Source information:
The RNA shown here (Fluoride riboswitch aptamer (crcB RNA motif)) has 68 nucleotides and comes from a PVC group bacterium.

[in-house]
RNA sequence: CUUUUCACCGGCGAUGGGGUUCGCCCUGAACCGUCCCGCCGCGCGGGACUGAUGACUCCUACCGGUAU
Numbered sequence: 001c002u003u004u005u006c007a008c009c010g011g012c013g014a015u016g017g018g019g020u021u022c023g024c025c026c027u028g029a030a031c032c033g034u035c036c037c038g039c040c041g042c043g044c045g046g047g048a049c050u051g052a053u054g055a056c057u058c059c060u061a062c063c064g065g066u067a068u
Base pairs, nucleotide, nucleotide: 010025011024012023013022016059017058018057019056020055021054033049034048035047036046037045038044039043
């Protein structure tokens, strides 16, 4: 330095990652956005809209504007 094995290190909050913090859940769990319309009906289909955060902040991606 490389490979293999074992042990330890909880998860979630509508699109990625880091830090801080809040809330929720204990695995048949927490969580899985909003509005409108239609129907053979109480959940299917169609249309429109906001946001990379639960909150703050940073990075990345995306969008809009301006300047070089």
The sequence was found by an Rfam model in a public genome assembly. The coordinates come from a structure-prediction model, not an experiment, and the mean pLDDT is 76.